[in-house]
RNA sequence: GAUAAAGGCAAACCCGGUGAAAACCGGAGACGCAAAGCCACGGACCUAAACCUCGCCGUUACCGCACGGACAAGGUAUGGCAGCCGGGCCGCCGAA
Numbered sequence: 001g002a003u004a005a006a007g008g009c010a011a012a013c014c015c016g017g018u019g020a021a022a023a024c025c026g027g028a029g030a031c032g033c034a035a036a037g038c039c040a041c042g043g044a045c046c047u048a049a050a051c052c053u054c055g056c057c058g059u060u061a062c063c064g065c066a067c068g069g070a071c072a073a074g075g076u077a078u079g080g081c082a083g084c085c086g087g088g089c090c091g092c093c094g095a096a
Base pairs, nucleotide, nucleotide: 001093008033009032014027015026016025017024018023031083037089038088039087041086042085043084045080046079051075052074053073055071056069057068058067059066
């Protein structure tokens, strides 16, 4: 980074699979991409199984504590995301 050349990757949707989910893998498919190659180092963003908080019900003469049960709300990555940005590493071609 060009109406160049040789190529490359593969969004959404669909099918199968993994997963609690986000998402990922494979097939098919192309919206696009000069790094849409690789890496979770920083930020942003997505998810919330587990955990915590609170509410509800029961146990108790009553309350509290404690225990148990079911569901909702909120918080939270140790889960994701490189085709969100920054950063690191490698890389094809060569006009202005």